[in-house]
Annotation:
Transfer RNA from a marine eukaryotic metagenome, 66 nucleotides, folded computationally. Its mean pLDDT, the model's own confidence on a scale to 100, is 84. It matches the Rfam family "tRNA". It is annotated as a transfer RNA.

RNA sequence: CGGCGUAGCUCAACGGUAGAGCGACGCAUUCGUAAUGCGUAGGUUGGAGGUUCGAUUCCUCUCGCC
Numbered sequence: 001c002g003g004c005g006u007a008g009c010u011c012a013a014c015g016g017u018a019g020a021g022c023g024a025c026g027c028a029u030u031c032g033u034a035a036u037g038c039g040u041a042g043g044u045u046g047g048a049g050g051u052u053c054g055a056u057u058c059c060u061c062u063c064g065c066c
Base pairs, nucleotide, nucleotide: 002066003065004064005063008022009021010020011019016053024040025039026038027037028036046062047061048060049059050058
C1' cells in the first nucleotide's frame, strides 16, 4: 500500500423490511436407520463516529486476519 471481516460453517445481498447452501431442531415418510419432503429457530452485518428520510452498502477512525 492492497484485500477480507455478515447465522454454528461456507458465502450472497445496485442506499429501501439481511438471504442461500450445509449444519441444528420439529413433523411426515420407514419395521427401524439413512436418504427424501415440509417447517421452525438462529444476525447488536468486528467496534466507534459521520453523511442520508433511510447505511451490510458511501466517508473517517479503530481492532483482527491475509